[in-house]
RNA sequence: UUUGCCGGACAGGCAGUCGCGCACCGGAGCGGUCUCCAGACCGGAGAUACCGUCCGCGUUCGAGGCAAAGUCCGGUCUCCACAGGGCAGCGUGCCGGUUAAUGGCCGGGGGGGCGUACUCAAGUGCGUUCUACGGAUAGUGCCACAGAAAAUAUACCGCCUUCUGCCCGCAACGGUGGGAGGUAAGGGUGAAAAGGUGCGGUAAGAGCGCACCGCGCUUCGGGCAACCGGAGUGGCAGGGUAAACCCCACGUGGAGCAAGACCAAAUAGGGGAGGAGGAGCGGCCCGCUCCGUUAUACUUCCGGGUAGGUUGCUGGAGUCCGUCAGCAAUGGCGGGCCGAGAGGAAUGACUGCCACCCGGCCGCAAGGCCGGGACCAGAAACCGGCUUAUCGUCCGGCAGACACC
RNA sequence: GCGCCCGUAGCUCAGCUGGAUAGAGCGCUUGCCUCCGGAGCAAGAGGUCGCAAGUUCGAAUCUUGCCGGGCGUA
Numbered sequence: 001u002u003u004g005c006c007g008g009a010c011a012g013g014c015a016g017u018c019g020c021g022c023a024c025c026g027g028a029g030c031g032g033u034c035u036c037c038a039g040a041c042c043g044g045a046g047a048u049a050c051c052g053u054c055c056g057c058g059u060u061c062g063a064g065g066c067a068a069a070g071u072c073c074g075g076u077c078u079c080c081a082c083a084g085g086g087c088a089g090c091g092u093g094c095c096g097g098u099u100a101a102u103g104g105c106c107g108g109g110g111g112g113g114c115g116u117a118c119u120c121a122a123g124u125g126c127g128u129u130c131u132a133c134g135g136a137u138a139g140u141g142c143c144a145c146a147g148a149a150a151a152u153a154u155a156c157c158g159c160c161u162u163c164u165g166c167c168c169g170c171a172a173c174g175g176u177g178g179g180a181g182g183u184a185a186g187g188g189u190g191a192a193a194a195g196g197u198g199c200g201g202u203a204a205g206a207g208c209g210c211a212c213c214g215c216g217c218u219u220c221g222g223g224c225a226a227c228c229g230g231a232g233u234g235g236c237a238g239g240g241u242a243a244a245c246c247c248c249a250c251g252u253g254g255a256g257c258a259a260g261a262c263c264a265a266a267u268a269g270g271g272g273a274g275g276a277g278g279a280g281c282g283g284c285c286c287g288c289u290c291c292g293u294u295a296u297a298c299u300u301c302c303g304g305g306u307a308g309g310u311u312g313c314u315g316g317a318g319u320c321c322g323u324c325a326g327c328a329a330u331g332g333c334g335g336g337c338c339g340a341g342a343g344g345a346a347u348g349a350c351u352g353c354c355a356c357c358c359g360g361c362c363g364c365a366a367g368g369c370c371g372g373g374a375c376c377a378g379a380a381a382c383c384g385g386c387u388u389a390u391c392g393u394c395c396g397g398c399a400g401a402c403a404c405c
Numbered sequence: 406g407c408g409c410c411c412g413u414a415g416c417u418c419a420g421c422u423g424g425a426u427a428g429a430g431c432g433c434u435u436g437c438c439u440c441c442g443g444a445g446c447a448a449g450a451g452g453u454c455g456c457a458a459g460u461u462c463g464a465a466u467c468u469u470g471c472c473g474g475g476c477g478u479a
Stems, first nucleotide, its partner, number of pairs: 001401010012354007020062002023059002025056004030052003033047005064376002069387002072385005077256004089252005094108005109133001110131009134247002139245002141241003156187002158183010195213006214236001215234008260311004270302005277291005318337008356373007406478007415431004424462001433449005455471005
């Protein structure tokens, strides 16, 4: 210099025209509603607080990227359930802190990987990075192939002792078979082989003995704790797997704003009261027909639920700056700032100028002209996290390549 | 909003109480057969097991997170 990866910030600005949504304002008087007139019925005039409708070059406001997303965790809120205790199910799983809470976050401990230094090696230190990290002596299961053996250990090749056959040989040593026994050092298999390295020891070997390392137990010191360090002691007991069943500890009632609360038609059904009449033939009188006459027609009232409406509903565990406490997450204090709330659902389009990126042309250059581009996404009760998506520019980190010194 | 299931070859499916070369049918390719085609016979190709990370000696299978598709319910 350039390419790639990771993390963070930004997510175009201004003006004009048109469009969409919530709310408000104004107007119309169209439908309700109310008043008056008329009154057999149809109707007429006016008012418009309220509900709806229509209109307005009316006014204000109108997405995020800490993703409004996935709905993976945790809470607020609301209703239902609930005397107390336990089991099952589900979730979490080193320790401490933080928080409203969490499986989030911060800090610490242990362990693993990589690099590097020291070391014969085992291992130790430093740096960096990852870590679902309770229990494998509670029990059960599984460990292919290979291998003698895969978990009550075992004996294929070896090694050693001893008995014995044969060969060579005077004999001894030796060679080659077989039987009995010892051994777990060496070879070989495997992902993994019953502590590791070294010295001693032995027939050969072996924690058989010793030193160091690892492990268990006891104890002392440090630390809130996980754990760390020291001393003593045991020769060492049983490999792995719990993201196999399981055991242990802790936590956990269920449902979700379509939660829930309030108002409340029509129709049907329920309850109370009245009830001898009621309905139809347009009204009235007569007449006719139907229903009913002891609760059933009909009238009226009450309550429940449905449609529908209102509410819940958006300013909050909010955010920015400063300061203080703290290693940090985070918290305290002071000041500033905010502004969708809706119902299946609005938040957009075009033009111009400026800014950004890409390409082309012109120009020695500064620059000019033309054309194109600009991500992921989209509120639905709310909040805290996690995860995932994201054009381009800028900043930071890491890795690679090239060039120069 | 809440709950559940699926993803394996071009298609339809098996395998998923972990074990090594991941199979089956149809389809495809080549050869034989036929005058040619079909049928038949023989051989073969074709797979990031949706993606990524992890657990394990070992992952299509177990776990977690994503991606895509489908279903139930009010």